[in-house]
RNA sequence: GCCGGGGUGGCGCAGUAGGUAGCGCGCUCGGCUGUUAACCGAGCGGUCGGAGGUUCGAGUCCUCCCCCCGGCG
Numbered sequence: 001g002c003c004g005g006g007g008u009g010g011c012g013c014a015g016u017a018g019g020u021a022g023c024g025c026g027c028u029c030g031g032c033u034g035u036u037a038a039c040c041g042a043g044c045g046g047u048c049g050g051a052g053g054u055u056c057g058a059g060u061c062c063u064c065c066c067c068c069c070g071g072c073g
Stems, first nucleotide, its partner, number of pairs: 001072007010025004019056001026044006049065005
């Protein structure tokens, strides 16, 4: 330098014929229990790596850039 994959809540991930973001863990509160744990219920938390573009509408399409992983030279 070229090619491919990835970058979504604290962490691990899902979300492709574009329609306004979800699951698990975690955290907080409550229930249960003699207590803890387990279990049950509720809640909190992300403008989706950055900047533009297309569109009525973009995590999802296009362009450039940044970071991580792999391959080639």
A computed fold for a 73-nucleotide RNA from a Hadesarchaea archaeon, annotated as transfer RNA. Rfam family: tRNA. Rfam links the family to the GO term triplet codon-amino acid adaptor activity. The family's RNA type in Rfam is transfer RNA. RNAcentral holds the sequence, with entries from ENA. The prediction has a mean pLDDT of 81.